[in-house]
Context: one part of a larger RNA
């Protein structure tokens, strides 16, 4: 010189489009962040009129209110048909395994790159091919009684279903057995036809869907294994007993010491084992001519992690960040027996620190979860806020104007400069303000953004400039003050009575809404 998530001095007009806890994976008050189906179930309410009883207000017969009962459920003059119709604690169903944070740990098949599964799965979706009969017991809701200070239960009875169970039916399914073809990459796959044997299923409607089961295929998303490559230290040289192999056997989707019996005594290591330290890896970014060297913020992709550790259910899929369970530690509560919590989700608090923002609006768009749809939910997102943090634009006027004014500075006291600079004259309106209209994002309806962008009137120079150096490197020089003192410095070096080096002021010099200084890198 270049860069930076930077910080600090100073100063400071606007826009656009990024970014913003690098520290304490340090503690959190509040709000919010994953719920959604009533076209899967059964209830309990809920509307509307009437009566009858109590109440309160008073115009004493109307109004409101509780509570019982009665019939209806909007619409029609009725009255019959078809339409339409409010809400959810529960039982069921799908989704909370995704999204959104973090980077503790991890030097390791964690990641990046090739590659293997003849050793695997895969819920919603797509395609095909079948099928869907016929029954049974239960339970939450709900009562009713009880325990308990809450949390939170018991007991007893009662019901419903796409909850659960049996039985039927079923092939080219799954298992056992052989057996013939064909083919590979060693185990071994395929394909045929057998013999035995086993396993399904659900309904719901507005009749138009939408679903259910069984097999295969596909997408899709994942699981394991291998080749290379992945920091420093030898002032870590010797490491290992399920440790290496095997046989069986267990689990597992599914190979394997994954785990067990029991056999053998192996295995790893100067090509760096082990240990200790440091570190989330990559795409990428920085920087350089390139090779290299740094870095791993925001964006994408992998992977770990959710108070610390430990365990599993459930589930197609976790050993789950707003699901359980145990144990720590720490906070609240408590009637001391017990109980509740988990921001490294977005805001926002307190702490640490040189430092890092709103307890904002909206689901209009883009996604995604629920649903036949209407919708619903979505701090994912889309947007404003706030910060010169960072690039990038734009402006703080223009033209003309010498009596070279006044005034500052300096001076040989003649005069120099500052300087066409100012005053003055004409002008012009980019931004900011102020009045009008006013969008795209949205294909019919739906804009939070937002009266936002953008266009246009009218009026007026007005509201908008600093920073830092000025010996030499290195562009930029005098005056004054100080006098080895107060100061200054990146390096050389300055300063002790004429200092272009300190401090101040006038000139000039660089950049400019910045402008320096520090830290880090190349």
């Nucleotide at each position: 010189g270049g860069a930076u998530g930077a910080a600090c001095g100073c100063u400071g007009g606007c826009g656009g489009c990024g970014u913003g806890c690098u520290u304490a994976a340090c503690a959190c008050a509040u709000g919010c962040a994953a719920g959604u189906c009533g076209a899967g179930c059964g209830g309990a309410g809920a509307u509307u009129a009437g009566u009858u009883a109590g109440g309160u207000g008073c115009u004493u017969g109307c109004a409101c209110c509780u509570a019982a009962c009665u019939a209806a459920u909007u619409u029609u003059a009725g009255c019959g048909g078809c339409a339409g119709a409010c809400g959810u604690a529960g039982c069921g169903g799908c989704g909370g395994a995704c999204g959104g944070g973090u980077g503790a740990g991890u030097a390791a098949c964690g990641c990046g790159u090739g590659g293997g599964u003849a050793a695997c799965c895969u819920a919603c979706c797509u395609u095909a091919u079948a099928c869907a009969g016929g029954g049974g017991g239960a339970u939450a809701a709900c009562a009713u009684a009880u325990u308990g200070a809450a949390a939170a239960g018991u007991a007893u009875g009662c019901u419903a279903a796409u909850a659960c169970c049996g039985c039927a039916u079923a092939a080219g399914c799954g298992c056992a057995c052989g057996a013939u073809a064909u083919c590979g990459c060693a185990u071994g796959a395929u394909a045929u036809a057998g013999u035995g044997u086993g396993a399904a299923a659900a309904g719901c409607c507005g009749a138009g869907a939408c679903g259910g089961u069984a097999u295969a295929a596909g997408a899709u998303g994942g699981a394991c294994c291998c080749g290379c490559g992945u920091c420093u230290g030898a002032u870590u040289a010797g490491c290992u007993a399920g440790u290496a192999g095997g046989u069986g056997a267990g689990g597992u989707a599914a190979u394997g010491g994954c785990u067990c019996a029991c056999c053998u005594a192996g295995g790893c290591g100067a090509c760096g084992a082990u240990c200790a330290g440091u570190a989330g890896c990559c795409g990428a970014c920085c920087u350089g001519a390139g090779a290299g060297g740094g870095u791993g913020a925001u964006c994408g992709g992998c992977c770990a992690c959710a108070u610390u550790g430990g365990g599993a259910c459930u589930g197609a899929g976790a050993c789950a960040c707003g699901g359980c369970c145990c144990a720590g530690a720490c906070u609240c509560u408590u009637a001391c027996g017990g109980g509740a919590g988990g921001c490294a989700g977005c805001a926002g608090u307190g702490g640490g620190g040189a430092a890092u923002a709103u307890u904002g609006c909206a689901c209009a768009a883009u996604g995604g979860g629920g649903g036949a749809a209407a919708c619903c939910c979505u701090g994912a997102u889309g947007c404003a806020g706030c910060g010169a943090c960072g690039c990038c634009g734009c402006g703080u006027g223009a033209a003309g104007g010498a009596u070279g004014a006044a005034g500052g500075u300096u001076u040989u006291c003649g005069g120099a400069u500052c300087g066409u600079a100012a005053a003055c004259u004409u002008c012009u309106a980019u931004c900011a303000g102020c009045a009008g209209g006013g969008a795209c994002g949205a294909u019919a309806a739906u804009g939070a953004c937002g009266g936002u962008a953008c266009c246009c009137a009218a009026g007026g120079a007005g509201g908008a400039a600093g920073c830092a150096a000025c010996g030499g490197c290195u562009a930029a020089c005098u005056c004054c003050g100080u006098g080895c003192c107060a100061g200054c410095a990146g390096c050389c070096g300055c300063g002790g009575u004429a200092a272009u080096a300190c401090g101040g002021a006038g000139g000039g010099u660089g950049c400019g809404a910045a402008c320096g200084u520090u830290a880090u890198u190349c």
Predicted 3D model of a 522-nucleotide part of an RNA (small-subunit ribosomal RNA, 5' domain) from an uncultured bacterium. Rfam family: Bacterial small subunit ribosomal RNA. The prediction has a mean pLDDT of 80.